The RNA shown here (transfer RNA) has 72 nucleotides and comes from Lipomyces tetrasporus. Rfam family: tRNA. By type it is a transfer RNA.
RNA sequence: GCCCUCAUGGCGUAAUGGUAACGCGUCAGACUUCUAAUCUGAAGAUUGUGGGUUCGAGCCCCACUGGGGGUG
Numbered sequence: 001g002c003c004c005u006c007a008u009g010g011c012g013u014a015a016u017g018g019u020a021a022c023g024c025g026u027c028a029g030a031c032u033u034c035u036a037a038u039c040u041g042a043a044g045a046u047u048g049u050g051g052g053u054u055c056g057a058g059c060c061c062c063a064c065u066g067g068g069g070g071u072g
Stems, first nucleotide, its partner, number of pairs: 001071007010024004018055001026042005048064005
């Protein structure tokens, strides 16, 4: 240099083009003499950046940034 792949709450991962889900964690409540465990609820994501296509984009297209792999 070229090719492939990944980027989504604090962390780990989902998501046929149709209002982003789950687990862990965090916070609050219940239970408990207290803590832990358990149960219930809540908050938390402009889906890496900038454009394009579309009535509608995490998903399709282009460029860029960063990580990983392959190749000369």